[in-house]
Context: one part of a larger RNA
Molecule: small-subunit ribosomal RNA, central domain
Organism: uncultured Planctomycetota bacterium
RNA sequence: CUGGGCAUAAAGGGCGCGUAGGCGGUCCAGAUAAGUCGGCGUGUGAAAUCCCGCGGCUCAACCCCGGAACUGCAUGCCGAACUGCUGGACUAGAGGACAAGAGGGGAGAGUGGAACUCUAGGUGGAGCGGUGAAAUGCGUAGAUAUCUAGAGGAACGCCGGUGGCGAAAGCGGCUCUCUGGCUUGUAUCUGACGCUGAGGCGCGAAAGCUAGGGUAGCAAACAGGAUUAGAUACCCCGGUAGUCCUAGCCGUAAACGAUGGGCACUAGGUAGCGGCGGGAUCCGACCCGUCGCUGCUGUAGCUAAUGUGUUAAGUGCUCCGCCUGGGGAGUACGGUCGCAAGGCUGAAACUC
Numbered sequence: 001c002u003g004g005g006c007a008u009a010a011a012g013g014g015c016g017c018g019u020a021g022g023c024g025g026u027c028c029a030g031a032u033a034a035g036u037c038g039g040c041g042u043g044u045g046a047a048a049u050c051c052c053g054c055g056g057c058u059c060a061a062c063c064c065c066g067g068a069a070c071u072g073c074a075u076g077c078c079g080a081a082c083u084g085c086u087g088g089a090c091u092a093g094a095g096g097a098c099a100a101g102a103g104g105g106g107a108g109a110g111u112g113g114a115a116c117u118c119u120a121g122g123u124g125g126a127g128c129g130g131u132g133a134a135a136u137g138c139g140u141a142g143a144u145a146u147c148u149a150g151a152g153g154a155a156c157g158c159c160g161g162u163g164g165c166g167a168a169a170g171c172g173g174c175u176c177u178c179u180g181g182c183u184u185g186u187a188u189c190u191g192a193c194g195c196u197g198a199g200g201c202g203c204g205a206a207a208g209c210u211a212g213g214g215u216a217g218c219a220a221a222c223a224g225g226a227u228u229a230g231a232u233a234c235c236c237c238g239g240u241a242g243u244c245c246u247a248g249c250c251g252u253a254a255a256c257g258a259u260g261g262g263c264a265c266u267a268g269g270u271a272g273c274g275g276c277g278g279g280a281u282c283c284g285a286c287c288c289g290u291c292g293c294u295g296c297u298g299u300a301g302c303u304a305a306u307g308u309g310u311u312a313a314g315u316g317c318u319c320c321g322c323c324u325g326g327g328g329a330g331u332a333c334g335g336u337c338g339c340a341a342g343g344c345u346g347a348a349a350c351u352c
Base pairs, nucleotide, nucleotide: 003324004323005322006321007306008305012320014203015202016201017200021196022195023194025090026089027088028087029086030085032084034083035082036081037079038078039077040076041075042074043073044072051067052066053065055063056062093193094190095189096188097186098185099184100183101182105179106178107177108176109175110174111173112156116152117151118150119149120148121147122146123145127138128137164171165170208249209248210247211246212245213244217243218242222238224236225235260319261318262317263316264315265314268297269296270295271294272293273292274291275290276289277288278287279286301308302307325352326351327350334345335344336343337342
């Protein structure tokens, strides 16, 4: 460079915003001839080879001569349909307005009950706890149990759902304030303003790190009791970091739908969630239609199969990322980021 690929075989970037770039709706007019395409011409496309026609070795292989061809490249002329360019117009893409709607979307502040632990007091008087069985442990300095009062931290049962929201990570008691996105309806405005996105920037579970606070429960490490041949485990009694908050780092994951984004097209059935319209009805349940989202099932098609199947892994267009046998190895070296832990980028020898 090219081919084939990326759910499970190697392969979709964790997610978004967006720069360059790539790609881009309908109609009219114009210029050009840069790209595409067509016609004609010129130059070149070495020889040999291949093909065709002759010929020479007794034939053939082989060889000689001639022709065709070398499907390509460059250039000139003509054409102007498509792309590109300029101008104008449009509304089907996109966005705005107005009117409704649903929601654990985000941030801050406040607040509630259950449970738990601790503290004080009352009752009570010998056990409690724990396990497969035990023991360590706690308890006559009064535990466990039970009642009252108080303190504290963390998490929010039922509702709860195959349910909702968010780009992903993720989000769940209640109230208030601030705030992002989405859906539906009207078809009122703008008039292609769009899609994607190398670099870049931002967000990014848990664990971990820095400083300060906080610490009820849980609990790496650690210690003890058991088990066992041993038991640096599984079980039990304890227990520190941590888990929580504030500020700042880290930037990873089976960050998964193991499935990148956008648009269009291609049978149905059924269920849930949020709207809108129509019908029936006293109202509702109900029926029909329509838009958005979330599931199940399934036709054609696709697939190695499993499966997928209008939420595609079908049929196409477009942009990005990535793969190219296993091990060595996500290692070494270099670079870069980080306080560190380490992250990102990322080989080779050798070997099968």